A computed fold for a 1436-nucleotide RNA from uncultured Dethiosulfatibacter sp., annotated as small-subunit ribosomal RNA. The RNAcentral record of the sequence draws on ENA, Greengenes and SILVA.

RNA sequence: AGAGUUUGAUCCUGGUUCAGGACGAACGCUGGCGGCGUGCCUAACACAUGCAAGUCGAGCGGAGUAUUUAGGUUUACUUAGAUACUUAGCGGCGGACGGGUGAGUAACGCGUGAGCAACCUGCCUUACACAGGGGAAUAGCCUCGGGAAACUGGGAUUAAUGCCCCAUGACAUAUCUUGGUCGCAUGGCCGGGAUAUCAAAGUGAAAGCGGUGUAAGAUGGACUCGCGUCUGAUUAGCUAGUUGGUGGGGUAAAGGCCUACCAAGGCAACGAUCAGUAGCCGGCCUGAGAGGGUGAACGGCCACACUGGAACUGAGACACGGUCCAGACUCCUACGGGAGGCAGCAGUGGGGAAUAUUGCACAAUGGGGGGAACCCUGAUGCAGCGACGCCGCGUGAGCGAAGAAGGUUUUCGGAUCGUAAAGCUCUGUCCUUGGAGAAGAUGAUGACGGUAUCCAAGGAGGAAGCCCCGGCUAACUACGUGCCAGCAGCCGCGGUAAUACGUAGGGGGCGAGCGUUGUCCGGAAUUACUGGGCGUAAAGGGUACGCAGGCGGUUCCAUAAGUCAGGUGUAAAAGGCAUUGGCUCAAACCAAUGUAAGCAUUUGAAACUGUGGGACUUGAGUAUAGGAGAGGUAAGUGGAAUUCCUAGUGUAGCGGUGAAAUGCGUAGAUAUUAGGAGGAACACCAGUGGCGAAGGCGACUUACUGGACUAUAACUGACGCUGAGGUACGAGAGCGUGGGGAGCAAACAGGAUUAGAUACCCUGGUAGUCCACGCUGUAAACGAUGAGUGCUAGGUGUCGGCAAGAGAUUGUCGGUGCCGGAGUUAACGCAAUAAGCACUCCGCCUGGGGAGUACGGUCGCAAGACUGAAACUCAAAGGAAUUGACGGGGACCCGCACAAGCAGCGGAGCAUGUGGUUUAAUUCGAAGCAACGCGAAGAACCUUACCAAGGCUUGACAUCCCCUUGAAAGGUGCAGAGAUGCAUCCCCUUUUCGGAGCAGGGGAGACAGGUGGUGCAUGGUUGUCGUCAGCUCGUGUCGUGAGAUGUUGGGUUAAGUCCCGCAACGAGCGCAACCCCUAUUAUUAGUUGCCAGCACUACGGGUGGGCACUCUAAUGAGACUGCCGGUGACAAACCGGAGGAAGGUGGGGAUGACGUCAAAUCAUCAUGCCCCUUAUGUCUUGGGCUACACACGUGCUACAGAUGGUCGGUACAACGGGGUGCGAAGGAGCGAUCCGGAGCGAAUCCCAAGAAGCCGAUCUCAGUUCGGAUUGCAGGCUGCAACUCGCCUGCAUGAAGUUGGAGUUGCUAGUAAUCGCGAAUCAGAACGUCGCGGUGAAUGCGUUCCCGGGUCUUGUACACACCGCCCGUCACACCAUGGAAGUUGGUAAUACCCGAAGCCGCCGAGCUAACCUUAGGGGGCAGGCGUCUAAGGUAG
Repeated sequence: AGAGUUUGAUCCUGGUUCAGGACGAACGCUGGCGGCGUGCCUAACACAUGCAAGUCGAGCGGAGUAUUUAGGUUUACUUAGAUACUUAGCGGCGGACGGGUGAGUAACGCGUGAGCAACCUGCCUUACACAGGGGAAUAGCCUCGGGAAACUGGGAUUAAUGCCCCAUGACAUAUCUUGGUCGCAUGGCCGGGAUAUCAAAGUGAAAGCGGUGUAAGAUGGACUCGCGUCUGAUUAGCUAGUUGGUGGGGUAAAGGCCUACCAAGGCAACGAUCAGUAGCCGGCCUGAGAGGGUGAACGGCCACACUGGAACUGAGACACGGUCCAGACUCCUACGGGAGGCAGCAGUGGGGAAUAUUGCACAAUGGGGGGAACCCUGAUGCAGCGACGCCGCGUGAGCGAAGAAGGUUUUCGGAUCGUAAAGCUCUGUCCUUGGAGAAGAUGAUGACGGUAUCCAAGGAGGAAGCCCCGGCUAACUACGUGCCAGCAGCCGCGGUAAUACGUAGGGGGCGAGCGUUGUCCGGAAUUACUGGGCGUAAAGGGUACGCAGGCGGUUCCAUAAGUCAGGUGUAAAAGGCAUUGGCUCAAACCAAUGUAAGCAUUUGAAACUGUGGGACUUGAGUAUAGGAGAGGUAAGUGGAAUUCCUAGUGUAGCGGUGAAAUGCGUAGAUAUUAGGAGGAACACCAGUGGCGAAGGCGACUUACUGGACUAUAACUGACGCUGAGGUACGAGAGCGUGGGGAGCAAACAGGAUUAGAUACCCUGGUAGUCCACGCUGUAAACGAUGAGUGCUAGGUGUCGGCAAGAGAUUGUCGGUGCCGGAGUUAACGCAAUAAGCACUCCGCCUGGGGAGUACGGUCGCAAGACUGAAACUCAAAGGAAUUGACGGGGACCCGCACAAGCAGCGGAGCAUGUGGUUUAAUUCGAAGCAACGCGAAGAACCUUACCAAGGCUUGACAUCCCCUUGAAAGGUGCAGAGAUGCAUCCCCUUUUCGGAGCAGGGGAGACAGGUGGUGCAUGGUUGUCGUCAGCUCGUGUCGUGAGAUGUUGGGUUAAGUCCCGCAACGAGCGCAACCCCUAUUAUUAGUUGCCAGCACUACGGGUGGGCACUCUAAUGAGACUGCCGGUGACAAACCGGAGGAAGGUGGGGAUGACGUCAAAUCAUCAUGCCCCUUAUGUCUUGGGCUACACACGUGCUACAGAUGGUCGGUACAACGGGGUGCGAAGGAGCGAUCCGGAGCGAAUCCCAAGAAGCCGAUCUCAGUUCGGAUUGCAGGCUGCAACUCGCCUGCAUGAAGUUGGAGUUGCUAGUAAUCGCGAAUCAGAACGUCGCGGUGAAUGCGUUCCCGGGUCUUGUACACACCGCCCGUCACACCAUGGAAGUUGGUAAUACCCGAAGCCGCCGAGCUAACCUUAGGGGGCAGGCGUCUAAGGUAG
């Protein structure tokens, strides 16, 4: 310090998630030692039991025990003392500290700083002074009672440091009076005088300890004030002792603290009141800081003590372990009454994810009492339990390669665990045993504790786990699983090869811990003070005016509030940081020293801001003079047009549409002419022209009226800007009342369209649109851009002024546009009319959805407007730009794409393939184009993969080992469907005689084998877009980037072909060319080919001869827009022409860029993984792949307008093939074919006859002399075998079919069409396929449309890319929330009723020790009444 996640990719915005740290934690797995810390966060829930506050006999009188003295009789016992100890009671001090908890409290509660001239303070310290005399009670004790108990009543008697009276008395207090001095006001302080009032206690042998008064100190406390201190405005008004005053009361003390009267105030948008939440702080956690969160432990303050109320005592309480009352709860009870309060320490139940021992000791520190000894102390010191946290240590160290065994993995070679282990040599932290043994203690005293620590000995022995390994994020393999089981913080993994699930091996991280969960901060600049934004991402209010508020021109003087600097006080300690020291070192831990913002006060400075005063003119305003304008309001006027009415002319239609219909019209429409009515709107002018704050404003005239601009620089002298609330204006629609209503027109009606059409189109048509007066208050109210001021290059229009100039024109001010530089921006863009550079003020935003919804409130007649959430849910939503793809977007171009033609298919029969069905099996694959006469260039057996049956199990085939044999193969016979089995005949090679080779049989396993699965694990091969013209790269340049440029543009081409231009310049794969065939020709060569001329001839190039020609097959030539003319840009190129066998790629072929389709193929082959192994392997026989209601594709043959069928005669090819072959002549047969076997391994021989054609004859338009299916019979051929299931022949039979619906295919020239021939496969079996030649057309205007493709451009919310994306309803289930008639509980408050205890006030007939007395009483107490008031009740 960042990272993952929106996209095909990019930049941005923006959320989400992670890595870090922390914890009073909890949970899971695991767990050796020590030190220091820490431990009910929940039920302020309820508590059994024990302990937590007592002490003083030197305050007092008793009582008791023990010892002792003396007496009574020695004992027992008793009387009087003494000593020691104990102590119920009276009395004193302390129980207001210490300890706990955080319920309440939003408050002077807390923090901080002040004030107190308005106060108190026991014990302690200092100073001064004092303590004289007397009295009456009372508890205890004794006695008599009541009661279950708790407890309590009567009587008698008694003490004090208990209580009371008198005296003394000032430096005290009060009143009066007086002097000085000081202060911010009241007033304070220091003196003088007078009067009045009030004290005391003793104890001890003593020292001493106490007592009283006053003053002062110290300590502690009370009160007041400034500032700070959470959330909500969907809480906006609150307040009656309320705010103030006067008198009085009360308090330690000021004060409405209380009371009577008077006044009407006080608080609040700088947030009162109300509601919710919460103890506050030092600090702690985090953070670079600013901040944010938090308030456990330790420390300060506050509050509380079962809940509520109240006072008493006291120096101090309205009192945790005191009192009274009320309430709830628990316990005891003899039912009459009583007792209690762990939020003290332990502990129990309960709650909860969760938090410890009913321990030891007062040894230390501290506290209470005491003169002290001492007692008490669950404060405290220690120990126990818990890895709860932090820190430290250990679980061994060195050597050790046969790299052991074993595990895992493997390409089988190895690799890895791994020097790891074993083994050898050592060490002793912790541990065990034994011994010594502290400090903490200043004289004694040690719970901890025989602890820490030290010494000796022993022995590697007893001590390692947890999480993770897809990316973020360090760490990878195997197996299992197969969208299952599961994982997951986010993105996301898992559907048969999962580094993401589970396990194992290995690895990474941390380590007595490791992970998970929760919470907080961080990262998050994601609330932005530091430090963000608002044209399009969320975000400018619809516009203006304007109160408060914020901000404010130039200059001078003053001041010192802000500001700056210095000093002083405070900022407790602890904590943090730095340095140093102490626990054996070190860390945690402990200690010493230093260190701080803030607040207050004081001294100074005076630039800036503020404040006060003076001046100025440039901001602002005024004045005068001008011109411009759809600015506003009201009244009046005008013409064109639509509609309607009346009348005329006139006749059959009009109207409307893509086409129609509804509609209107013979009752006279439309059209046309004239007249009239009425309402609304104002053509041309008219212009990115004008005016207005915005909404908005458009005929003309008049009246009233607002604003802006220019010129002048006369006047005022900062008078300004913005503006929360507020007020006004505010399109359209809508609402109310009353008018008006021509046209238009929601709703509505009808006609069309359509699958439907509650729409678009048409015919009608009501609100409304118009006017007046009210209301509403919203719009994509937009420049999606708040207002104001200043500054920052230019260019070019336009509107309104002014100035200069003769004019052209120039300058200037104010508006309104375009382009563009710097700058800015995520980009697009903006750019003096800023989205630039700055300042001021206002409004608004903080992920998407839920939702501008719900509730509440305000406004409105209503519609609705304004304000405006949450639960829940998602990991995105979004902006700009990029590349593609797509568009029933655009431009250009191409293709048998359409068009123009020819021939077909789709109908029939048959062949063939497919689907479907059937079947034991009908093996498998191929599936739009790009599967379907496809794999298959050929299924009777074989093939064959399928089915049935019968066999084999190291196997039909390969390699290795052992034993055995000399065979095996082959021939024959038998059984069998055959495989196979049995029998028989025959019967190895070599040798140095050990053996070796070969082969058979048997055996064991390694293995063979698989046309079993996965083409979505693959290689290879192939199809397709498409022989379409495209696809890319290097360098440079542009862009933040994806990317762009190049490759776009102007021409041209079949072509990214070429030329020109250009921030591009080059290059590669494609195109073209190079290759083959063909068209012309030359040369060479001349058999098997050829024969012009010559000769012979059986007349056949047959022979001699020849190689001219044809031909054959090798090498060449030829064609290149080369030449001419025109067009074009002087280009590329195109058009035309010449020559030429051929002309613009001559024709054809081979050749297929980057890529797309998870395209096809595991069944050609190869191959990973999975699966089978007496079977999914292998052998055999038979069957099947040939089935058949049907559907589709591809073909063949036809249907004959005679260009045909049949018969006869006759002519002309080319490519090819041939030895298990082609097979001639000749012969037989109607024929298939047979006999035959010449020739030929082929330019020689054979297949081989070419057919259409031509010549002639016949048929005469018919289901025919067309057509040939089907079937019967008889044959032929191949083959082991033609039944399932071949081909061919002859005779006979003679089906459908008379040119084919919607639709659809091929073809642009030697092409289509038509005719035959050959070949591969093959024993046989083509209508298929691949080739060959013969005959040989028609049409092409053209590119609007269909299909496909290319280039440029545009839109996009698509990118699996339009077969995309995506919206709404409904059904069912689940999750969460809102509303809701109502119902119910709580909280706070109000009104009234009742009213305990208690303080206070009044009364006080009853009772009455001290003291007084005038002898009556005063005084005191009980008791009663009243105000206040808790709980309780009632009500809305």

The prediction has a mean pLDDT of 83.
Rfam family: Bacterial small subunit ribosomal RNA.